Predicted 3D model of a 130-nucleotide RNA (c-di-AMP riboswitch aptamer (ydaO/yuaA leader)) from an uncultured Armatimonadetes bacterium.
RNA sequence: AAAAUAUGAUCGCCUAAUUUCCAGAUGGAAAACGGGGGAACCAGGCUCUUGGGGCUAAUCGCCGUUUGGCGUAGGACAACUCUUCUGUCCGAGUCCGUCAGCUAACUUCGUAGGCGUUGGAAGAGCACCA
Repeated sequence: AAAAUAUGAUCGCCUAAUUUCCAGAUGGAAAACGGGGGAACCAGGCUCUUGGGGCUAAUCGCCGUUUGGCGUAGGACAACUCUUCUGUCCGAGUCCGUCAGCUAACUUCGUAGGCGUUGGAAGAGCACCA
């Protein structure tokens, strides 16, 4: 000097998952943002263990001796916003329990968790400063 690790603060990222208030407590409420159930009309015959359905970007195909591999629908990031280019990644998991189409009124539930780009380029816009 560099790298790695740990801690604290600030800032930022994925995500609906944030803020405020009453309390001071282990409990509540509201706003905001999300999810589910639920008419008419429309759609749709019913049943079958080969169930069916929901959340999510996370579906689907092929190969493979199992853990896997190659792709893919789709999705995220690159520090003002948007678009394009370029680059780097993800493409998991989980819940209901035989039950659910859409769906106004109505009704109900959630606000967990996990991380760290190093400053890529162009155009338009906005903001700030002089």
About this RNA: It was read from a public genome assembly, where an Rfam model found it.